RNA sequence: CAACUGCACAUGCCUAAUUCCCUCGCCUCGGCGGGGGGAGUGGGGGACCCAGUGGGAGCUCAACUCCCUGGGGCGAAUCGGGACAGUACCCGCCCGUAGCGCAGCUCUUUCAGCGCGAGCCCGCCAGCUAACCCCGUCGGCAUGAGAAAGAGAGGCA
Numbered sequence: 001c002a003a004c005u006g007c008a009c010a011u012g013c014c015u016a017a018u019u020c021c022c023u024c025g026c027c028u029c030g031g032c033g034g035g036g037g038g039a040g041u042g043g044g045g046g047a048c049c050c051a052g053u054g055g056g057a058g059c060u061c062a063a064c065u066c067c068c069u070g071g072g073g074c075g076a077a078u079c080g081g082g083a084c085a086g087u088a089c090c091c092g093c094c095c096g097u098a099g100c101g102c103a104g105c106u107c108u109u110u111c112a113g114c115g116c117g118a119g120c121c122c123g124c125c126a127g128c129u130a131a132c133c134c135c136g137u138c139g140g141c142a143u144g145a146g147a148a149a150g151a152g153a154g155g156c157a
Stems, first nucleotide, its partner, number of pairs: 010143005018039009040137006050127001054068005070125001071122004079096004099116004105152007
């Protein structure tokens, strides 16, 4: 000097995942952690009414025929193609894609650029759904910042 690790702090990002109070414990006395509750916020179940009666292919359509098949939830994270390949599927790999994200106070729109396009859960069961009932409030990152328009907030004069 650099790298790595630990602790603390600043400004931000993804996500619903923020904040306040009580109590117990620890402590470097700045605070931290466990338990409980509230506010805010997110998700699921759950009537009448409405909707619906598994999916695909053939046939101009319909009837009909044939083949296949549990269903559902959180989330932006769906769908298609290619190669592997000699029949096929899954995983993995590659290219796209519905959709999603990216501080200069906030929101919306446009252009440009850079990324994501996963994973998990329920367990044969759930459409919508007022009342009502139940559950979550984690985790993971960055140290860089593109431009324009409109509306609002705030500050200064």
A computed fold for a 157-nucleotide RNA from a Solirubrobacterales bacterium, annotated as c-di-AMP riboswitch aptamer (ydaO/yuaA leader).
The coordinates come from a structure-prediction model, not an experiment, and the mean pLDDT is 76.
The model forms 92% of the base pairs in the Rfam consensus.
The source organism's lineage runs through Bacteria, Bacillati, Actinomycetota, Thermoleophilia and Solirubrobacterales.